[in-house]
A computed fold for a 75-nucleotide RNA from a Myxococcales bacterium, annotated as transfer RNA. NCBI's taxonomy places the organism under Bacteria, Pseudomonadati, Myxococcota, Myxococcia, Myxococcales. It matches the Rfam family "tRNA". By type it is a transfer RNA.
RNA sequence: GCCGAUGUAGCUCAGGGGUAGAGCAACGGUUUCGUAAACCGUAGGUCUCGGGUUCAAUUCCCGACAUCGGCUCCA
Numbered sequence: 001g002c003c004g005a006u007g008u009a010g011c012u013c014a015g016g017g018g019u020a021g022a023g024c025a026a027c028g029g030u031u032u033c034g035u036a037a038a039c040c041g042u043a044g045g046u047c048u049c050g051g052g053u054u055c056a057a058u059u060c061c062c063g064a065c066a067u068c069g070g071c072u073c074c075a
Base pairs, nucleotide, nucleotide: 001071002070003069004068005067006066007065010024011023012022013021018055026042027041028040029039030038048064049063050062051061052060
């Protein structure tokens, strides 16, 4: 340099045009002599960034950036 994949909650990941979700973690509560576990509840989001299409974009299109993987060139 080229090709591909990925980018969504603190972490791991779903979802894929019409109000963004789960598990774990966090916080509060129930229970217990107490802790853990279990159960109930609460909170937590610039869906990487910019542009385009659309009545409406996290989702479709283009570009950029980041991470990962593969290939190639020079020394």